Predicted 3D model of a 73-nucleotide RNA (transfer RNA) from uncultured Butyrivibrio sp. Its Rfam family is "tRNA". By type it is a transfer RNA. Rfam's curators write: Transfer RNA (tRNA) molecules are approximately 80 nucleotides in length. The coordinates come from a structure-prediction model, not an experiment, and the mean pLDDT is 81.
RNA sequence: GCUGAAAUAGCUCAGUUGGUAGAGCAGCUGAUUCGUAAUCAGCAGGUCGAGGGUUCGAGUCCCUUUUUCAGCU
Numbered sequence: 001g002c003u004g005a006a007a008u009a010g011c012u013c014a015g016u017u018g019g020u021a022g023a024g025c026a027g028c029u030g031a032u033u034c035g036u037a038a039u040c041a042g043c044a045g046g047u048c049g050a051g052g053g054u055u056c057g058a059g060u061c062c063c064u065u066u067u068u069c070a071g072c073u
Stems, first nucleotide, its partner, number of pairs: 001072007010025004019056001027043005049065005
């Protein structure tokens, strides 16, 4: 230099054919307990790496770009 993959909640990851962004763990509150842990119920947490485009509508499609990983030269 070229090719491919990844980037989504604090962490690990889903997200189907473009149609209201989700799960587990962690966090907070409550119940239970003499108390803690465990368990149960609930709550909160997101500019979907960045910028632009297409579309009535984009995490998803297109272009540019950043970082990381792998391969080729």
The sequence was found in a public genome assembly. NCBI's taxonomy places the organism under Bacteria, Clostridia, Lachnospirales, Lachnospiraceae, Butyrivibrio.